Transfer RNA from a Bacillota bacterium, 74 nucleotides, folded computationally. Its Rfam family is "tRNA". By type it is a transfer RNA. Its mean pLDDT, the model's own confidence on a scale to 100, is 80.
RNA sequence: GGAGGUAUAGCUCAGUUGGUUAGAGCGCUCGCCUCACAUGCGAGAGGUCAUAGGUUCGAAUCCUAUUAUCUCCA
Numbered sequence: 001g002g003a004g005g006u007a008u009a010g011c012u013c014a015g016u017u018g019g020u021u022a023g024a025g026c027g028c029u030c031g032c033c034u035c036a037c038a039u040g041c042g043a044g045a046g047g048u049c050a051u052a053g054g055u056u057c058g059a060a061u062c063c064u065a066u067u068a069u070c071u072c073c074a
Stems, first nucleotide, its partner, number of pairs: 001073007010026004019057001028044005050066005
């Protein structure tokens, strides 16, 4: 320099021909349980869906550019 992949909660990841309210596990907070802790049970908080544009009645999802990161080729 060229090609391709990835970016969604604090962490690891789902998200089904675009359809109205975005989810799981772990972690965190509160309550129950226990003499106490752990485990277990219940509830809750937590998201500019990397950024900026475009297409569309409607975008996490499609298109373009940029940024970060990973892999391959030279």